[in-house]
């Protein structure tokens, strides 16, 4: 040099006219608009105005407001390797196992090291499912074949027995290579590796492992239901307060309850028990509540201010502890607050990329021209995570070529 990957920055600049939207400070009053509550008013002066994703609405929180809260059990719902980090997170870092895909080294048994990746507890509690092919798909299996006998009409022919090494079909045939044995064959036996079990040692752990035994064998899927550990109130800025204005604390049916005590107590009232009703579900305890339960009919609430922005805050080529995420410290900033919802138009000129050309001896390097310049717009804030992105920059890997 090209080519891919994997992180990370960036995503036009500048300047001149006009416009827009907030803050704050002053003015302006018998001001406009509204029923009101409130909103506007635009003279000046100063200042600020989209994102890296503002996207999805997937995970967690800040806040807010509801609950009748305790125990115990159930349901439903999440998460699923260590250690770290952090308010949490299904999130991030590191490190272990597993897949994978590459370079080196090699005594060829195998080491060593880098990228990407995680659907990371359990298949010996159960149940399920693994089509189609195929002889067979879990404690199976013999179509082709390969041996051993017999039989014949002498054919690649039937007929019994043996076999599971070779081939076929399959995503996947009940270890693999190599010998040894056999009539052919098979862990049959053997050696190595595979798997099961014991494990010196090494590591904080997840793991690793030296050496020894051993039957030489009962596969996958849990991102199928499951079973095991651990965790989980519920609703959300349309949460929620303030204000202004209006209506009906409303009407029908049909069930259910309508009971006991005590206060002088017939009645009325008033307390209390009991029965319902209020919690996802159940018991039990406790609190509230004179009430429950089913169907239908009909009224009001469409205004306005406020939550609304000093924060788990931004930014530092500082300082300091860590592999790292990140913590601590010192500096400095105050960076949107709309409610149909602003930050846009126009010229110039510049930059980057591209296209046809002129000058110049190629390369290069300068001139004029035309295109274009990404995904995409807050809405109570914040940390993740997934998507989306022309064009340019850096870093670091891996692989090819070429030079030293």
């Nucleotide at each position: 040099u090209c080519a891919g990957g994997u992180g990370g920055c960036u995503g036009g600049g500048c300047g001149g006219c006009c416009g827009c939207u907030c803050c704050u400070g002053c003015g302006a009053g018998u001001g406009u608009c509204g029923a009101a509550a409130g909103a506007c008013c635009g003279u000046c002066a100063g200042g600020a105005g989209a994102g890296g994703a503002a996207a999805g609405u997937c995970c967690g929180g800040g806040c807010u407001c509801c609950a009748u809260g305790g125990a115990a059990g159930c349901a439903a719902g999440g998460u699923g390797c260590c250690g770290g980090g952090g308010a949490a997170a299904u999130c991030c870092c590191g490190g272990c196992g597993g897949g994978u895909u590459g370079g080196c080294c090699u005594a060829c048994g195998g080491g060593c090291u880098g990228g990407c990746u995680u659907a990371g507890g359990g298949a010996u509690a159960g149940c399920g499912c693994c089509g189609c092919a195929g002889a067979a798909a879990u404690c199976a299996g013999a179509c082709c074949g390969c041996c051993g006998g017999g039989c014949c009409u002498c054919g690649c022919g039937c007929c019994c027995g043996g076999u599971a090494a070779g081939g076929g079909u399959g995503a996947a045939a009940c270890g693999g290579u190599g010998g040894g044995g056999u009539a052919a064959g098979a862990g049959c036996c053997c050696a190595c590796c595979g798997c099961c079990c014991c494990g010196a040692c090494c590591g904080c752990a997840a793991g690793g492992a030296a050496g020894g035994g051993g039957g030489c064998a009962c596969g996958g899927c849990a991102a199928g239901c499951c079973c095991c550990a651990c965790c989980u109130g519920g609703a959300g800025c349309a949460a929620g307060g303030c204000c202004g204005a209006a209506u009906a604390g409303g009407g029908a049916u049909g069930c259910a309850c309508c009971g006991c005590c005590c206060g002088u107590u017939c009645a009325u009232c008033g307390g209390g028990c009991a029965c319902g009703c209020g919690c996802g579900c159940u018991u039990c305890c406790g609190c509230g509540u004179u009430g429950g339960c089913a169907u239908c009919c009909g009224g009001g609430u469409a205004g306005g201010c406020u939550g609304c922005a000093c924060g788990a805050g931004g930014c530092g080529u500082c300082c300091g502890c860590g592999c790292a995420a990140g913590c601590g410290g010192c500096g400095u900033c105050c960076c949107a607050g709309a409610u149909g919802a602003a930050u846009g138009g126009u010229c110039g000129c510049c930059a980057c990329g591209u296209c046809a050309g002129g000058c110049u001896u190629u390369a290069a390097g300068u001139c004029a021209g035309g295109c274009g310049u990404a995904c995409a717009g807050a809405a109570c804030c914040c940390g993740g995570c997934u998507u989306a992105c022309a064009g340019g920059c850096c870093a670091u890997c891996u692989g090819a070529c070429a030079c030293c």
The RNA shown here (Bacterial RNase P class A) has 404 nucleotides and comes from Maricaulaceae bacterium EIL42A08. Model confidence (mean pLDDT): 76 of 100. Rfam family: Bacterial RNase P class A. From the family's description: Ribonuclease P (RNase P) is a ubiquitous endoribonuclease, found in archaea, bacteria and eukarya as well as chloroplasts and mitochondria. Rfam classes the family as a ribozyme. Gene Ontology terms of the family: dimeric ribonuclease P complex, tRNA processing and ribonuclease P activity. The sequence was found by an Rfam model in a public genome assembly.